[in-house]
Context: one part of a larger RNA
RNA sequence: CUGGGCGUAAAGGGCACGCAGGCGGUGGUGUCAGUUUGGGGUUACAGCUCCCGGCUCAACUGGGAGAGCGCCUCGAAGACGGCACGACUUGAGGGCCAGAGAGGGACACAGAAUUCCGGGUGGAGUGGUGAAAUGCGUAGAUAUCCGGAGGAAUACCAAAGGCGAAGGCAGUGUCCUGGGUGGUACCUGACGCUGAGGUGCGAAAGCCAGGGGAGCGAACGGGAUUAGAUACCCCGGUAGUCCUGGCCGUAAACGAUGACCACCAGGUGUGGGAGGUAUCGACCCCUUCCGUGCCGGAGUAAACACACUAAGUGGUCCGCCUGGGGAGUACGGUCGCAAGAUUAAAACUC
Numbered sequence: 001c002u003g004g005g006c007g008u009a010a011a012g013g014g015c016a017c018g019c020a021g022g023c024g025g026u027g028g029u030g031u032c033a034g035u036u037u038g039g040g041g042u043u044a045c046a047g048c049u050c051c052c053g054g055c056u057c058a059a060c061u062g063g064g065a066g067a068g069c070g071c072c073u074c075g076a077a078g079a080c081g082g083c084a085c086g087a088c089u090u091g092a093g094g095g096c097c098a099g100a101g102a103g104g105g106a107c108a109c110a111g112a113a114u115u116c117c118g119g120g121u122g123g124a125g126u127g128g129u130g131a132a133a134u135g136c137g138u139a140g141a142u143a144u145c146c147g148g149a150g151g152a153a154u155a156c157c158a159a160a161g162g163c164g165a166a167g168g169c170a171g172u173g174u175c176c177u178g179g180g181u182g183g184u185a186c187c188u189g190a191c192g193c194u195g196a197g198g199u200g201c202g203a204a205a206g207c208c209a210g211g212g213g214a215g216c217g218a219a220c221g222g223g224a225u226u227a228g229a230u231a232c233c234c235c236g237g238u239a240g241u242c243c244u245g246g247c248c249g250u251a252a253a254c255g256a257u258g259a260c261c262a263c264c265a266g267g268u269g270u271g272g273g274a275g276g277u278a279u280c281g282a283c284c285c286c287u288u289c290c291g292u293g294c295c296g297g298a299g300u301a302a303a304c305a306c307a308c309u310a311a312g313u314g315g316u317c318c319g320c321c322u323g324g325g326g327a328g329u330a331c332g333g334u335c336g337c338a339a340g341a342u343u344a345a346a347a348c349u350c
Base pairs, nucleotide, nucleotide: 003322004321005320006319007304008303012318014201015200016199017198021194022193023192025088026087028085029084030083031082032081034080035077036076037075038074039073040072041071042070048066049065050064051063052062091191092188093187094186095184096183097182098181103177104176105175106174107173108172109171110154115149116148117147118146119145120144121143125136126135162169163168206247207246208245209244210243211242215241216240220236221235222234223233258317259316260315261314262313263312266295267294268293269292270291271290272289273288274287275286276285299306300305323350324349325348332343333342334341335340
């Protein structure tokens, strides 16, 4: 390189947008790079095939003839394909109508609870555990009532539920704003799919600056446990967790399953629509579209299992794998304040 692969064996990029590139719907006309076909030329020598010669044969050498990938050129064909022109509506996008949603951002507000502070009642314990102890408490704790402060998170609803590209998103209201769905078939007329580089987004932890700090709580201190206990349990507790601005760019970033298109049994549940029958109306029932679960047939699979939300049957494009360790390491490059991230070997060894 080819081939074979990528749910769990090695292997899907964390996710999206998108330049180049690759690929691309239906019917028509013209042209003809590619393509197919025919003719000609060339394809040195050697080699290859055939014939001859030669040494006893062979290897080999010599002579003659032929074939030859490819390339060039002339002609033909016009399906596929390229280009050009003009056309279509099913792909794609838009309009109109309808409705769902923790989708995103900003601001405001609410109640419950914890903690703390002030005051009242009260008077000896409380707290914690397997059992205890450290701790707190006559300087009045715990308990209970009233008042206040402050920060963080939003019980029930809540679901196997919804939304988002992924990360993720949950009290209530207002404003701004993205996407998706159904119906209609009014408009555009292939405007599409994928996407190396690139750009943006990207949990938690961590970093910088400034705030904030109730609860929780790495580190740390103490009490236990234990042979020990740098742990598990308990009492404390600093960073952090929260906000604003800026970095970091990772994860079991998982469905361990790339995106898009087409096709291929059913059954049952659930979320959002539309239509039909029926009805005063609604429910029930039937059909259909979109999303999301479970079961299951063909098929697939090493098995487990997957099974119209495929891991089935095909297609286009991208990413990735190639025995274990060494190693996601060293070196170099790029990025970063740093932590480190990314790209990424070899010796050696089994």
The prediction has a mean pLDDT of 86. Small-subunit ribosomal RNA, central domain from a soil metagenome, 350 nucleotides, folded computationally.